[in-house]
Context: one part of a larger RNA
């Protein structure tokens, strides 16, 4: 609980679809719901306002009288809101053409390199480190060629780039499929926005069944180093990363910034696509839309910034905050196989 906030001080849901709500573009007509005037009638008494008057006076107490947000009912207005009809195109959709993009999801292919097998050549070392030592190596290692196997990632291109609603997406091809943007025209004619509740989607690590398993690498052993070292470093190494399929449902899930719309100086780089100049042509250079970046006017900030991708000027919705710790715990409820998620207090204390 009226305010006032929410980038970094408490505070934008991790992200989307969307259902009630709640808000909703321009004109004309008619209603009179909301709205506004104007009577009636009701708002009990005491109280509060005003006057008047009783207690030597005050507080106190009489008597009048005024107000009484409202509530009914009736007459009225009709600009705005709401409801009916009607028409409209600028919001918002369809079509049509073209180009850009790690956008999803299947399949299949490919080349470097790590490891292991088997084969050649070769010998006493190799690896690791500040230094070592565990470690591998005369059963022949390491380095070298050469054959194979398998598994996961895709150097370069690579951008301060691009794509997707967020997570996120990177080697090539085909296939199947979302979603933006550019032009030019026809077209529907408000069909919008936002969304409590609900659904869905959602990195990692974790979980369940199977498969996989090269490299790495939680745990674990070992070797160092230290006063000690359950740890930094070095040899090992299991779950795990990987794939199918089902769970989980969190994060500094960040731009720590909800989402739509109009409005408010510029400068420059950049990527998509158009128009003009121009030319053989790609450029150059002038302009329009539409992403992403840097810098900055006014304005805004507590300041730092922020600044046409606004944290500026304003409207609609939704979601959150309200002193610190106790606590994002307890306890019930709901999910979850579990881990644990969500929801979410007080005592007590400063």
């Nucleotide at each position: 609980u009226u305010g006032g906030g929410c980038g970094u001080a408490a505070a934008g849901c991790g992200c989307a679809c969307g259902u009630a709500g709640g808000c909703g573009g321009u004109c004309c007509g008619u209603u009179g719901u909301g709205u506004c005037g104007g009577g009636u009638g009701u708002g009990a008494a005491a109280g509060c306002c005003c006057u008047c008057g009783g207690c030597u006076u005050a507080a106190c107490c009489g008597a009048g009288g005024a107000a009484g947000u409202g509530c009914a009912u009736u007459c009225g207005a009709a600009a705005c809101u709401g409801g009916c009809g009607g028409a409209c195109u600028u919001g918002a959709g369809u079509a049509c053409c073209g180009g850009a993009g790690a956008g999803g999801g299947u399949c299949g292919c490919g080349g470097a390199a790590u490891u292991c097998c088997c084969g050649g050549u070769g010998u006493a070392g190799a690896g690791g480190u500040g230094a070592a030592a565990u470690u591998c190596g005369u059963a022949g290692a390491u380095a070298u060629c050469g054959g194979g196997a398998g598994g996961a990632a895709c150097a370069c291109c690579a951008g301060u780039g691009g794509c997707g609603a967020a997570g996120g997406c990177g080697g090539c091809g085909a296939c199947c499929u979302g979603g933006a943007c550019g032009g030019a025209u026809a077209c529907u004619g408000a069909c919008g926005c936002u969304g409590a509740g609900g659904u869905g989607c959602g990195a990692a690590a974790g979980c369940g069944u199977g498969g996989g398993g090269a490299g790495c690498a939680a745990a674990c052993a070992g070797g160092a180093u230290u006063a000690g070292a359950u740890a930094c470093c070095c040899u090992g190494g299991u779950a795990g990363u990987c794939c199918a399929c089902g769970c989980c449902g969190u994060a500094a899930a960040c731009g720590a910034u909800g989402g739509a719309u109009g409005c408010u100086a510029g400068u420059c780089g950049u990527c998509g696509c158009g128009g003009g100049u121009a030319u053989u042509g790609a450029c150059c250079c002038c302009u329009g839309c539409g992403g992403c970046a840097a810098c900055g006017a006014a304005g805004u900030u507590a300041a730092c910034g922020c600044a046409u991708u606004a944290a500026g000027c304003a409207u609609c919705c939704c979601g959150c905050c309200u002193g610190g710790g106790g606590a994002g715990u307890a306890c019930g409820g709901c999910c979850g196989c579990a881990a644990g998620g969500c929801u979410a207090a007080a005592a007590c204390u400063c």

Description:
A computed fold for a 350-nucleotide part of an RNA from a Haliangiales bacterium, annotated as small-subunit ribosomal RNA, central domain. Model confidence (mean pLDDT): 88 of 100. Its Rfam family is "Bacterial small subunit ribosomal RNA". Gene Ontology terms of the family: ribosome and structural constituent of ribosome.